[in-house]
RNA sequence: GCGCGGGAGAGUGCGGCGUUAUGGCCGCCGCCGAAGGCGCAACCGGCCCCCGGAAACGCUCAGGUACCAGGGACCGCGC
Numbered sequence: 001g002c003g004c005g006g007g008a009g010a011g012u013g014c015g016g017c018g019u020u021a022u023g024g025c026c027g028c029c030g031c032c033g034a035a036g037g038c039g040c041a042a043c044c045g046g047c048c049c050c051c052g053g054a055a056a057c058g059c060u061c062a063g064g065u066a067c068c069a070g071g072g073a074c075c076g077c078g079c
Base pairs, nucleotide, nucleotide: 001079002078003077004076005075006074011029013028014027015026016025017024030065031064032063036061037059038058039057043053044052045051046050
C1' cells in the first nucleotide's frame, strides 16, 4: 500500500426557492473533531539556548452535523 471486518462525535434548527407532496437547492446561526490542513506545540532527537521531527493535544480553513448512504483517524486478520 491492497482486501475483509469493526469504527465515534455534533440541529429532523430557522428562513427562502421549488413541489400535489417528499426529495432537492440557497442563505443564516448553533454545534462536532477521527479524512485532509495548520499550530506560537506536549513529546522526541541532534553537531544543543539553535535546528530538525512531531501527537489521538490545540485551531476549526476545509470537511461533517435526523435515518439511509458516503466519508472516517484508529484497531484486528490476511497478502